[in-house]
RNA sequence: UAGAGUAGAUGUUACGCGUAAAGUGUCACGGAAUAGGAAGAGUUUCUGUGAACGAAGGAAAAUCCGCGUUGUAAUAUCGCUUCCGCUA
Numbered sequence: 001u002a003g004a005g006u007a008g009a010u011g012u013u014a015c016g017c018g019u020a021a022a023g024u025g026u027c028a029c030g031g032a033a034u035a036g037g038a039a040g041a042g043u044u045u046c047u048g049u050g051a052a053c054g055a056a057g058g059a060a061a062a063u064c065c066g067c068g069u070u071g072u073a074a075u076a077u078c079g080c081u082u083c084c085g086c087u088a
Stems, first nucleotide, its partner, number of pairs: 001088003008078009017068003026051008034042001036084005057065003
């Protein structure tokens, strides 16, 4: 000098969940996590309680096709600040 590296985000695929309404999202308070170590931040994430709001179902097949800021996994891309480290 250059690079790697987390949580997580977005897209795709697969398997699901709900569609007889959970989930997702919003607000308030609390707790937790956040690149190898330490500290710190947030238009980062998770979680508990409470409140408000809110939906696309359909078809000849009991099977299929849709819908939902929907869940999980894989994959691709992106991916903190300072100091000290790691690789070249």
Molecule: THF (Tetrahydrofolate) riboswitch aptamer
Organism: uncultured Robinsoniella sp.